[in-house]
Context: one part of a larger RNA
Molecule: small-subunit ribosomal RNA, 5' domain
Organism: Candidatus Amarobacillus elongatus
RNA sequence: GGACAAACGCUGGCGGAAUGUAUUAGGCAUGCAAGUCGCACGAACCUUCGGGUUAGUGGCGGACGGGUGAGUAACACGUGGGUAACCUGCCUCGUAGUGGGGAAUAACUCGCCGAAAGGCGAGCUAAUACCGCAUAUAACUCCUGGUGAGAAUCCGGGAAGUAAAAGCUCCGGCGCUACGAGAGGGGCCCGCGGCCGAUUAGCUUGUUGGUGGGGUAAUGGCCUACCAAGGCGACGAUCGGUAGCUGGUCUGAGAGGAUGGUCAGCCACACGGGGACUGAGAUACGGCCCCGACUCCUACGGGAGGCAGCAGCUAAGAAUCUUGCGCAAUGGGCGAAAGCCUGACGCAGCAACGCCGCGUGGAGGACGAAGGCCCUCGGGUCGUAAACUCCUUUUGCGAGGGAAGAAGUUCUGACGGUACCUCGCGAAUAAGCCACGGCUAACUACGUGCCAGCAGCCGCGGUAAUACGUAGGUGGCGAGCGUUGUCC
Numbered sequence: 001g002g003a004c005a006a007a008c009g010c011u012g013g014c015g016g017a018a019u020g021u022a023u024u025a026g027g028c029a030u031g032c033a034a035g036u037c038g039c040a041c042g043a044a045c046c047u048u049c050g051g052g053u054u055a056g057u058g059g060c061g062g063a064c065g066g067g068u069g070a071g072u073a074a075c076a077c078g079u080g081g082g083u084a085a086c087c088u089g090c091c092u093c094g095u096a097g098u099g100g101g102g103a104a105u106a107a108c109u110c111g112c113c114g115a116a117a118g119g120c121g122a123g124c125u126a127a128u129a130c131c132g133c134a135u136a137u138a139a140c141u142c143c144u145g146g147u148g149a150g151a152a153u154c155c156g157g158g159a160a161g162u163a164a165a166a167g168c169u170c171c172g173g174c175g176c177u178a179c180g181a182g183a184g185g186g187g188c189c190c191g192c193g194g195c196c197g198a199u200u201a202g203c204u205u206g207u208u209g210g211u212g213g214g215g216u217a218a219u220g221g222c223c224u225a226c227c228a229a230g231g232c233g234a235c236g237a238u239c240g241g242u243a244g245c246u247g248g249u250c251u252g253a254g255a256g257g258a259u260g261g262u263c264a265g266c267c268a269c270a271c272g273g274g275g276a277c278u279g280a281g282a283u284a285c286g287g288c289c290c291c292g293a294c295u296c297c298u299a300c301g302g303g304a305g306g307c308a309g310c311a312g313c314u315a316a317g318a319a320u321c322u323u324g325c326g327c328a329a330u331g332g333g334c335g336a337a338a339g340c341c342u343g344a345c346g347c348a349g350c351a352a353c354g355c356c357g358c359g360u361g362g363a364g365g366a367c368g369a370a371g372g373c374c375c376u377c378g379g380g381u382c383g384u385a386a387a388c389u390c391c392u393u394u395u396g397c398g399a400g401g402g403a404a405g406a407a408g409u410u411c412u413g414a415c416g417g418u419a420c421c422u423c424g425c426g427a428a429u430a431a432g433c434c435a436c437g438g439c440u441a442a443c444u445a446c447g448u449g450c451c452a453g454c455a456g457c458c459g460c461g462g463u464a465a466u467a468c469g470u471a472g473g474u475g476g477c478g479a480g481c482g483u484u485g486u487c488c
Base pairs, nucleotide, nucleotide: 001488002487003486004485006484007483008482009481010480013358014357015356016355019351020350021316026314027313028312030311031310032309035060036059037058040057041056043054044053045052046051067269068268069267077193078192079191080190081189082188083187086186087185088184091182092181093180094179095178096177097176098175099133101131102130108123109122110121111120112119113118139162140161141160142158143157144156145155146154167174168173195241196240197239202232203231204230207229208228209227210226211225212224213223214222244266245265246264247263248259249258250257251256271292272291273290274289275288294305295304296303297302322348324347325346326345330344331342332341333340334339361391362390363389364388371382372381373380374379396425397424398423399422400421401420405415432477433476434475435474436473437458438457439456443472444471445470446469447468453460454459
């Protein structure tokens, strides 16, 4: 000098577009943040007899989106590969099918238990819920040929066996089942790359490898039995400390150094710890179970809860915002659709926290008012500065008009009567902060008297202090200016 998610002091007019708990991954009152489908189903209620509303069964979604960075030095991340070791709901293309049966159960009714949360028993009923049967081509199992370094696995041929479905309809369709292919998404493996400490030198027994088995979508000590005795390490193992990683960001001529907030990609986590279930998919934040800490309710028997979602509260802290509006746009979930939901998002609010832009007037105006300060008392300076004259109206205030953003010929705008335009008024509504000994740009007077104080370094102050305090003047920057902290 530059930079900052900054804070503090003094000061503060406007706009744009950004950013805003860095500390206690401390604790949280309240509201909202994930629902939707009646064109799957029975039932209840309402009905203008067209239909509508809904708790439950059922389907899809709740694995996305949103938050945080605690943990993690690791194939977590980045980059380049591999998968002859894999999965993939919805979507697209293609092939073939959708036959015929059965048994339940919620809702509902009755009875009972409980303070509640909730639960039990009996009876009844439907389905795109559940279960057999039939059918089967490419799927699976088996045999065989080929490609290839290598085939149980890929490609082709053959045979027998196994496995499926669901209907609704406004008759247009919408679905359902099996298989093949694609797109997008993921799992796993490997090469290389990126912190500190040797005042950590040895580490390891599922450890390293093999065989059989289990498990998984899938390879593998992933798990298990047996066998062998290996494996890693000064090219730093192990141990300890620190840390989410990257695209990037800051700085620098560069090399490099530092950093990883906002935005984007990946990872991890969801009160602390553990566990599985469901599912195409699970760290399952607003799912379940167990243990623990904590908070709340209780009739003392027992229950309820999880803001690192958006607001908001409290604590901690130098310090960080509104319990706002809207689904109009973009995007997402569900739905055939109308539509519903969406604190994602779009906006508004607060904060000079940073960046950018604009203004606080312009021109004229005295050998120079008043006043302040200095003075050698002559004068000098603030100073064209003011007054005064002319002009302008950015901004401000008032009035009138008034969007684009809407995609979808109609309708639909939270923002918003906003931006913007026109007219009117009137210089009107708008300047401070720091410094002035040297470094370093800017000097005098008074007060003080090693006191009070200053200070980044050198150093100032003990009676004429350009260094303390005040004033005038001057310099610098300017809606900011200084200080502190951190990085280069």